The RNA shown here (transfer RNA) has 71 nucleotides and comes from a Candidatus Campbelliibacteriota bacterium. The organism belongs to Candidatus Campbelliibacteriota, within Bacteria. RNAcentral holds the sequence, with entries from ENA. Its mean pLDDT, the model's own confidence on a scale to 100, is 81.
RNA sequence: UGCUGGGUCGUCUAAUGGUAGGACGCUUGGUUCUGGCCCAAGUAAUCAAGGUUCGAGUCCUUGCCCAGCAG
Numbered sequence: 001u002g003c004u005g006g007g008u009c010g011u012c013u014a015a016u017g018g019u020a021g022g023a024c025g026c027u028u029g030g031u032u033c034u035g036g037c038c039c040a041a042g043u044a045a046u047c048a049a050g051g052u053u054c055g056a057g058u059c060c061u062u063g064c065c066c067a068g069c070a071g
């Protein structure tokens, strides 16, 4: 430098173009003599900028970052 794949809550992982969900974590409450386990509620995310569309995490373009392959 070229090609291919990937980038979503703090972490991991889903989502036919149609309300961004789950688990763990964290916070609060319940339970307990205290803590843990367990139960309930809450918290929190689409890499960036454009385009297409009534509607984009998803499709298109460019850029950034990560991994692999080739040189």
Stems, first nucleotide, its partner, number of pairs: 001070007010024004018054001025043006047063005
Background
Rfam family: tRNA.